This is a predicted structure of a 100-nucleotide RNA (Bacterial small signal recognition particle RNA) from a Planctomycetota bacterium.
[in-house]
RNA sequence: GGUCCGGCGCCGCGCGGCGGACGCGCCCCGAACCGGGUCAGGCCGGGAACGGAGCAGCCCUAAGGAGCGAGGUCCGGGUGCCGCGGUCGUCCGGGCCUCC
Numbered sequence: 001g002g003u004c005c006g007g008c009g010c011c012g013c014g015c016g017g018c019g020g021a022c023g024c025g026c027c028c029c030g031a032a033c034c035g036g037g038u039c040a041g042g043c044c045g046g047g048a049a050c051g052g053a054g055c056a057g058c059c060c061u062a063a064g065g066a067g068c069g070a071g072g073u074c075c076g077g078g079u080g081c082c083g084c085g086g087u088c089g090u091c092c093g094g095g096c097c098u099c100c
Stems, first nucleotide, its partner, number of pairs: 001097007008089002010086005015080002018076005024069003028065002035060004043052003
């Protein structure tokens, strides 16, 4: 000097992990009136019985929101004692060949 092997690094891919968005499940909240139910009082009709509309309250739910869960799709990285690969490297170690 050449060549091969291994290590480390770098790069790519895969898998895993983490985070985010959307979707899914559970639960909770959630409408002054323009949603639903029940409608005290009061109101209306009635001689009365009773009937009617219906505010507040209470209950429920929509849009929407919060939390939890599983992990489906997509995205991301100062992600990994992981796997595979590389026309990669002024890097480290070794084998062989060769030159002085």
Its Rfam family is "Bacterial small signal recognition particle RNA". Rfam classes the family as a non-coding RNA gene. Its family is annotated with SRP-dependent cotranslational protein targeting to membrane, signal sequence recognition and signal recognition particle, plasma membrane targeting in the Gene Ontology.